This is a predicted structure of a 72-nucleotide RNA (transfer RNA) from an uncultured Clostridia bacterium. The coordinates come from a structure-prediction model, not an experiment, and the mean pLDDT is 81. Rfam family: tRNA. A reference for the family is Hou (1993), "The tertiary structure of tRNA and the development of the genetic code", Trends Biochem Sci. Its family is annotated with triplet codon-amino acid adaptor activity in the Gene Ontology. It was read from a public genome assembly.
RNA sequence: GCUGAUGUGGCUCAGGGGUAGAGCACAUCCUUGGUAAGGAUGGGGUCGCGGGUUCAAUUCCCGCCAUCAGCU
Numbered sequence: 001g002c003u004g005a006u007g008u009g010g011c012u013c014a015g016g017g018g019u020a021g022a023g024c025a026c027a028u029c030c031u032u033g034g035u036a037a038g039g040a041u042g043g044g045g046u047c048g049c050g051g052g053u054u055c056a057a058u059u060c061c062c063g064c065c066a067u068c069a070g071c072u
Stems, first nucleotide, its partner, number of pairs: 001071007010024004018055001026042005048064005
């Protein structure tokens, strides 16, 4: 330099046009003599960045950035 994949709560990941969810973690409460385990409720995301298409973009298109893999 070229090609491909990935980028979404603190972490690991779903979701592939109609305003985003799960598990773990965190907070409060219940249960216990107390902890752990268990149960209930809740908070936390402008979906890597910038443009384009669209009535509407996390999703489709283009560019850039980062990480990983391959080729040279």